[in-house]
RNA sequence: CGAAUCAACGCUGGCGGCGUGCCUCAGACAUGCAAGUCGAACGCGAAAGCGCCCUUCGGGGUGCAAGUAGAGUGGCGCACGGGUGAGUAAUACGUAGGUAAUCUACCUUUGGACGGGGAAUAACACCGAGAAAUCGGUGCUAAUACCGCAUAAUGCAGCGGCACCUAAUGGUGACAGUUGUUAAAGCGGGGGAUCGCAAGACCUCGCGUCUGAAGAGGAGCCUGCGGCGGAUUAGCUAGUUGGUAAGGUAACUGCUUACCAAGGCGAUGAUCCGUAGCCGGCCUGAGAGGGCGGUCGGCCACACUGACACUGAUAUACGGGUCAGACUCCUACGGGAGGCAGCAGUGGGGAAUUUUUCGCAAUGGGCGCAAGCCUGACGAAGCAACGCCGCGUGGAGGAUGAAGGCCCUAGCGGUUGUAAACUCCUGUCUAGCGGGACGAAACUCUUGCAAGUGAAUAAUUUGCGAGAUUGACUGUACCGCUGGAGGAAGCUCCGGCCAACUCCGUGCCAGCAGCCGCGGUAAUACGGAGGGAGCAAGCGUUACUCGGAAUUACUGGGCGUAAAGGGCGCGUAGGCGAUCAAGUAAGUCUCGUGUGAAAGCCCAGAGCUUAACUCUGGAAGUGCACGAGAUACUGUUUGAUUUGAGUUCCGGAGAGGAAGAUGGAAUUCCCGGUGUAGCGGUGAAAUGCGUAGAUAUCGGGAGGAACACCAGUGGCGAAGGCGAUCUUCUGGACGGAUACUGACGUUGAGGCGCGAAAGCUAGGGGAGCAAACGGGAUUAGAUACCCCGGUAGUCCUAGCCGUAAACGAUGUACACUUGGUGUGAGCCGGUUUUCGGUUUGUGCCGAAGUUAACGCGAUAAGUGUACCGCCUGGGGAGUACGGUCGCAAGGCUGAAACUCAAAGGAAUUGACGGGGGCCCGCACAAGCGGUGGAGCAUGUGGUUCAAUUCGAUGCAACGCGAAGAACCUUACCUGGGUUUGAACUGCUACUGAAGACUCCAGAGAUGGAGUUGGCUAGCAAUAGACAGUAGUAGAGGUGCUGCAUGGCUGUCGUCAGCUCGUGUCGUGAGAUGUUGGGUUAAGUCCCGCAACGAGCGCAACCCUUGUCUCUAGUUGCUCGUUCGUAAGAUCAGCACUCUAGACGAGACUGCCGGUGAUAAACCGGAGGAAGGUGGGGAUGACGUCAAGUCAUCAUGGCCUUUAUGUCCAGGGCUACACACGUGCUACAAUGGCCGAUACAAAGGGUCGCCAACCCGCAAGGGGGAGCCAAUCCCAUCAAAAUCGGCCUCAGUUCGGAUUGCACUCUGCAACUCGAGUGCAUGAAGGUGGAAUCGCUAGUAAUCGCGGAUCAGCAUGCCGCGGGAAUACGUUCCGGGCCUGUACU
Repeated sequence: CGAAUCAACGCUGGCGGCGUGCCUCAGACAUGCAAGUCGAACGCGAAAGCGCCCUUCGGGGUGCAAGUAGAGUGGCGCACGGGUGAGUAAUACGUAGGUAAUCUACCUUUGGACGGGGAAUAACACCGAGAAAUCGGUGCUAAUACCGCAUAAUGCAGCGGCACCUAAUGGUGACAGUUGUUAAAGCGGGGGAUCGCAAGACCUCGCGUCUGAAGAGGAGCCUGCGGCGGAUUAGCUAGUUGGUAAGGUAACUGCUUACCAAGGCGAUGAUCCGUAGCCGGCCUGAGAGGGCGGUCGGCCACACUGACACUGAUAUACGGGUCAGACUCCUACGGGAGGCAGCAGUGGGGAAUUUUUCGCAAUGGGCGCAAGCCUGACGAAGCAACGCCGCGUGGAGGAUGAAGGCCCUAGCGGUUGUAAACUCCUGUCUAGCGGGACGAAACUCUUGCAAGUGAAUAAUUUGCGAGAUUGACUGUACCGCUGGAGGAAGCUCCGGCCAACUCCGUGCCAGCAGCCGCGGUAAUACGGAGGGAGCAAGCGUUACUCGGAAUUACUGGGCGUAAAGGGCGCGUAGGCGAUCAAGUAAGUCUCGUGUGAAAGCCCAGAGCUUAACUCUGGAAGUGCACGAGAUACUGUUUGAUUUGAGUUCCGGAGAGGAAGAUGGAAUUCCCGGUGUAGCGGUGAAAUGCGUAGAUAUCGGGAGGAACACCAGUGGCGAAGGCGAUCUUCUGGACGGAUACUGACGUUGAGGCGCGAAAGCUAGGGGAGCAAACGGGAUUAGAUACCCCGGUAGUCCUAGCCGUAAACGAUGUACACUUGGUGUGAGCCGGUUUUCGGUUUGUGCCGAAGUUAACGCGAUAAGUGUACCGCCUGGGGAGUACGGUCGCAAGGCUGAAACUCAAAGGAAUUGACGGGGGCCCGCACAAGCGGUGGAGCAUGUGGUUCAAUUCGAUGCAACGCGAAGAACCUUACCUGGGUUUGAACUGCUACUGAAGACUCCAGAGAUGGAGUUGGCUAGCAAUAGACAGUAGUAGAGGUGCUGCAUGGCUGUCGUCAGCUCGUGUCGUGAGAUGUUGGGUUAAGUCCCGCAACGAGCGCAACCCUUGUCUCUAGUUGCUCGUUCGUAAGAUCAGCACUCUAGACGAGACUGCCGGUGAUAAACCGGAGGAAGGUGGGGAUGACGUCAAGUCAUCAUGGCCUUUAUGUCCAGGGCUACACACGUGCUACAAUGGCCGAUACAAAGGGUCGCCAACCCGCAAGGGGGAGCCAAUCCCAUCAAAAUCGGCCUCAGUUCGGAUUGCACUCUGCAACUCGAGUGCAUGAAGGUGGAAUCGCUAGUAAUCGCGGAUCAGCAUGCCGCGGGAAUACGUUCCGGGCCUGUACU
C1' cells in the first nucleotide's frame, strides 16, 4: 500500500433514486403544536345573527339558531406511542430455566346473574375574599357517581377423610362433603297479542354491568451460566448471616420490627477506586480475534435536581400531585406560575449536524354503537455531495499532423494531437409545451340475496354481490412533442515505497515531508509552466477503528550472548501423575426434543427501466436447556500389583557442618648481646627510621591472624561456600545385597529457612593488612596510579542486614537419542603392574540434530512431558509516589509525564590503536655536509597603493606557472579614443581598384589635407578580387564556476599489490583462490592446500653506459715515410685511440662446493670487462586525495555587448615596519693574495659564433680570416689540484654589503627599473638557540664548464666532467603481510 466512519476541513460541483443528519453543554429555553374522547351514563345550558309580535322607541316578548357552543358530574384513555443515555459493573442486560410464591383493565371462549331501596354532590343561583392564581360560605339537582339490603357459586376462609403427584411447605382430582362470608346499572333500537290513564309493563335484539372458569397477550419475583480495568485497593460486613414470632406485599424473602445464635463474603479476587446503558448487531480480519453499540429492533434507566406518596388492572407517573433546592418569569410585595432528553425553532458550546413546512389520504393508536374527533406516532415535502447507487457532460469521420503553448541536438525536429477547426449524426439529463397514473382498500351509507336469532315478513347479526364517498405528496412518477451539442469537470499526484518527466525560477533561502529524506547555482523532491498518471461529481487532508503486526503469539512467540531463569533450598494451596480389575457416568462422544424474536449476513426468487433499496421463501445462528444412549480416555469409588518413591543390612571416599583442644613456620613488638652509619624506598627521588645506636645478626619473651609443601579443570555441599593436626556430635551422596511398605510421587503462587563481601548494634580482641585521613613524589592540575605512615574494618561472641558479573550470564523433575578420550569413588570378571565390563561423579573433542550466528552436542542450547519464574523498543528508571521490611544504610514491590528513531546481538569487510608477530625504506642509528644566526639574491605572506593583474597553500604552494615584467609581454591602474568593432564567417545596399608616398595637429591611438595609382573577365551592361560606409546574423571576453567537465599533471609509490571466471563453503554480508612452510627487490619462485585457471601490475622486451667482434675510416687517429731545431706539415695507411652502425656476441645462478625438504633459493668459489636486477633512464596496476589547472588548450551552464570587448600613452607587477621558504657569498690558514704550471666532458653557432692583429687598467672598441661546422669559432677551453713566495690569527692582505665618482654594452628608450668595468668606500659577519634537511659510491662534499629562455639581464633551472667517510643494529617515523578490536 487496504477496508471502514452519524464525520469535519480545503478546492470543485450537472441530474435523479434510496438512506442518514447535536458524537460537544442530561447546559438554558421565547412561540406554536405533540392526549384526548364519549350526549347511545347524567344534570344544566347560552350568544351573535335571522324571522314574527308588542313598544312609552329606551326596549321587551317569542320562534329558529339549538338542546348547538360551553363548562361540569361520570366512564375509558392519559403507565401506550415519542425522546434521551445522565446514572447503573448489577434491584441492569443476554441466554436457559423456575414460580407448587404471583397479578392481569381492554380482547377471545364459556357458565350463571342484573331483584329492591336510600342519602348526597359538582355544575347552576346568590353572597364573600384576592392584583392574580384561586378559594370560602349558603341554597337547588341528576346519573352507569356513592351507600345499605336480598340472592349466590366450581369464588374466598375454616374443618374432614380418599386417590395420584412432589425433595418439602404442598399441588391436582373427585367426594356438587360441611360451616361462615362476598355482587351488580343501566342505555339504545324494534314489536303482534295481553295489561295499564299514561309513562310503561311484557316480548325481543344489541351494548353495558356483576360473578366464576379457561385462553391469549402483558407484568412481577427467584435461580444457573456469560460479558471492563486496577492488588501502588487485602481484608469486608451489624439487618450484617441464620432462626423464632409478628407485621407487610399481588406474591417469596431481613422487605420491616422484636428476641435468640454468631454467623456470612474473600487470591477461582470480597471490599474499594476508575470507566461504562446491555443485547440483536456494525466495522475489520483467511480465521481465531480486535474495536464499536449511531440509524433499525428487544430490554433497562431517566424526565430541571433530590425525596415522597396518591389514583389506578398496571406508575412511585416526561407534557399528574406534594415537599425541599437551584434557576427563569409575573406581582398591587401579600403571593403566584414554569420545566422541549416530544416536533419544529432560539441563543450558547463546538471542527460540526436541517424547516418555527403539508396531511391524517395510507399504516398504527385512544375514545365512541357509529358518523366521527384526536394523533409533530406516522406518511410526505424542504435543507445538506453526509453516505451508497445509477446517469450525463456527446457519437462517428476528420492530417495542411493548422494556429498557439512547451521542449529542442535549432532540423523540412518532437509533443499537446484526431485533440481542435470542419463534415455528418444522436437526443439521455436540463429547458419549454401537452397528456397523465399506482398508492384506494376498507369503514360507513343505500340496495339485492342467503343464513342466524326471534312469536315476527320488524329490528338486529353474519356472509356473498351491486352502487356511492375518500389523495397530503401532486399535475408528482411516467409518456409524448419542440428545440438544439446547445446549459453541465474537477481534484490529487508524478525522488523511492507508488502508476506518472521535462523546462524555468529559487540557491540550506523560500519552502516540502507518511517513512527514508529533498533545498548550499545545472533540484524529475521547493514555486510556476508544459506534458503525464490516477480517481471522477467528486478529489484530497485531518481524526478515529481493524488490518498488515506471529509486534501479547488460543490458533501462533520467546528467556546461554539480543529484553527475559527467581541467589539457593524446604514446603502449603493449586497443577500434573505408574500397572491391573470392577462399579459409576461428572467431563467426553452420538442421537433426539425445545429454544436461539424480527430485521441484518448468506442462498434462491420477485418488485421499482438498472442498481442502491424493498419484498417472499430457505439456510445459518458454532450457544443454552432437557431426554435417551456409548464408556476408549480423564474424573470418582472399591479391590489388587511393584517397576516410581521410601525403609533395612554391609561397605568404602570426602577442605560437608558445629564445638573443643593442640602445633610449627613467618611478620610485628619488647628485653639482652655483637656491631657502626647508614637503612628504607623508587622509573628516579623524597617524606620516613637512625649516633638517645637504626638496618644487619644472635639469644630470650609477648601477642594476634593465617595455615607453605601435599594441591590435581582433584574432592564435598542446595546455593553462599569449605584447605594445619586431633577428639566429640552430626547431615548428605555413592556402591553391593536381601527383605519390607505399596504411588506414599513431581512441580510449587503465597509462606518458612539458608544466604559472599561490605555495612550496623553491644561486648571483647587487634600481629599483619588497610577505606577515610596526613605527608612525599608525578603532573598543566593529580581530591589518582607510585612511596612513607595510618584509623575504622578485617578476628571472636550475640543480634541485624538480605544484596553481588549470588554466572554455566543456561529453573526443577522424568524419559529417549551414534561415538572417542582423560580423571575421582565403588563393584564384578580375567590370561592379574598394563586389560575388559558396569554404576555414579567430573572434564575435553566431536555424529545426527539444533542455533540469527557464535556455539551446544547423554552434565544438550537435541527430541518430548509436567509445573514454576520471567520478557515485550532505547532513555527517563530500578527513579518518583504509595505500601511493606530494616536501628540506620537501605531492601522488596514499582509507574508516568517527557524524549529519541533507534538501543542491542552475532558474524563480515575495511580503517584504526601511545595492541602483538614477521619484513622492508637515508626511517632511525653510524658518518659527511648543510639550513635555522649575518649580508645579499629570489619566491611567498602581510601591509601599503590609483594599481601593486591572476593562479599555486602540510608532506604533494613558496628560485612554483615564469626556459628570463625597462616598452612589448600585461591579463592590473590612470587618462585619451572607438562600437559589426583589433582578428573570423555569411548576406543586403551604396561607393571606390587595391596599394604607395608627403605634409599638418596630437603623448599616441587617431584625425585632416594632398600627390600617385589605374587590377581580372567581358564589345558593353555588368560580374569578380580587394577596400570603405550603412544595416543584419553574429563576433569578442586572461569575466564566474576545476564542486558541471574533457585533456594533462601531482601524490601515496616503482610500494607489491589489485582483481576476475568456474568450482566449493556460508541463510547472508562474504570467504576460499591471494592464507600456511620456505624464499625473493617483487603475489619472485618452490612445496603444501577445495581449489583450478586467468587478467592488470612485478620482471623481461626499449634507450644509455661498461667488454669484445664485425662493418666503415673524414673533418678523427698515427704502427709508418719524408721534411723541419721545434711547433708542425706532406705522403701513406686504417693496426690502435676514437667516432657510429649491426639482422652482432656476452651473464643464464650456466659450472663447482656447501646449506636446504632431494625443491625454490641462499652462501662461497672458479672463469670473466662485468655475477646474481652489472649502473642509470624511460616505463607508474585497481584506486585515493570533489588534490591542481575554465589564465596553455577544449568545453556545459551563467554573466557582459557604446563594454567585463578593442586601440593608445604613462604608470604598476620592482612598493616596505615586518614574518617565512629556497639559494648565493662569507665568517678564514685544509685559508687569502701574487706568480708559475697540468688534466675534462658535454654542448652551442648565419638576424649567429667570431680567430689572428691593434687600442683600452678593464668592461669593451676597432678589425675582419674561418665556419651552416669530428674541419672554423665560443674556448690557449677549464677550475679546485700541484709548485714557489708573502700574509700569522687580527674584524685582518678574511668578508665583501652599502655608497660616491668615472665609464662600457644592449636597446626607439636603462628616471621609476638592466647587466658589466675601473678607482674609492669597506657594513653585518669570529661557524650560528629550539629545531630541521640532503646523501649508502663514481654517491655526498668541493671545483669549474656548457645550454635553453634571451636585444640586454641568473646566485635560478637543465646538463657536463675531476672525487670521501660510515652502516653495531631495528627503539622511533613511514610502508607491506598475519592476527585482535566496543571504531566503520
A computed fold for a 1384-nucleotide RNA from an uncultured bacterium, annotated as small-subunit ribosomal RNA. The coordinates come from a structure-prediction model, not an experiment, and the mean pLDDT is 83. The RNAcentral record of the sequence draws on ENA.